The part of an RNA shown here (large-subunit ribosomal RNA, domain VI) has 267 nucleotides and comes from Apophlaea sinclairii.
Context: one part of a larger RNA
């Protein structure tokens, strides 16, 4: 911009893409078959591999400053206690959320059609024969469906429901031009399991959107100070302590204020 007024919500599915994999074991059955050796079709069941999708309860990884330990050095006058730096965590032990796989869950089930090679039925040309010439049946992981995802710019622009209403001015031949609006939308503002930017989604006081705060969880592992035992390093008590990121629940304390703009009048 179009979709023949302007919007919101829900849909149909032309079409497009994806997936549709393989193996082993058991039963049937040591049966059919075969002198034996060997050894099935059909049918049924279980398991596995790789692959794909989703997720983070478990297991595991990361988790750049969440907790602790620790070396050197500098600083806070000193002790103690802390902070900075040590190749963009100094090193080490752990680790929430998030992200992830090695983890968990699920999947390739079932069905139909038309066929390929091939196997047939009936059957002439050609009194026979012949699956073919007329006619007709079966037959594959391939094809079309079935399954999953997207999908009306599918310009053949679809469908349903709901909402807004027929304003003002100027031109007129008008489906023309301009303006303020309706439903609605955009910007703005607070944000997000959404994200390069856009887009998407949620919220904006009639409020739990983010921050803060509180609480419990979870992580680390028993803080500092004081007392006490020991010559001391250090131990013990106070003390399952102290501290704590992203997460949960609650709570208007702070900030979502103030607003602006677009948007029909229907041959």
């Nucleotide at each position: 911009c179009g979709u023949u007024a302007g919007a919101g919500u829900a849909u149909u599915g032309a079409g497009a893409g994806g997936a549709c994999u393989u193996c082993u074991u058991c039963u049937u059955a040591g049966u059919a078959c075969g002198a034996g050796a060997g050894g099935a079709c059909c049918a049924g069941a279980a398991g596995a591999a790789a692959c794909a999708u989703a997720c983070c309860u478990c297991u595991a990884g990361u988790g750049u400053a969440c907790c602790a330990g620790u070396u050197a050095u500098u600083a806070u006058g000193c002790c103690a206690a802390u902070a900075g730096u040590a190749a963009a965590c100094g090193c080490u032990g752990g680790g929430u959320a998030g992200c992830u796989a090695u983890g968990u869950a699920u999947g390739g089930u079932a069905u139909a059609g038309a066929u390929a090679a091939c196997c047939g039925c009936u059957g002439a040309a050609a009194g026979c024969a012949u699956c073919u010439a007329a006619g007709u049946g079966g037959g594959a992981a391939a094809c079309u469906u079935a399954c999953c995802u997207c999908a009306a710019g599918a310009u053949u622009a679809g469908u349903a429901c709901u909402c807004u209403c027929a304003c003002c001015g100027c031109u007129u031949a008008a489906a023309g031009c301009g303006g303020g609006u309706a439903a609605g939308g955009u910007c703005a503002c607070g944000g997000c399991a959404a994200g390069a930017c856009u887009a998407g989604c949620c919220g904006u006081u009639u409020u739990a959107u983010a921050g803060g705060c509180a609480u419990a969880a979870a992580g680390u592992g028993u803080a500092a100070g004081u007392a006490u035992a020991g010559u001391a390093a250090u131990g013990u008590a106070u003390u399952a302590a102290g501290c704590u990121a992203a997460a949960a629940u609650g709570u208007a304390c702070u900030a979502a204020c103030a607003g602006a703009c677009c948007g029909a009048g229907g041959a």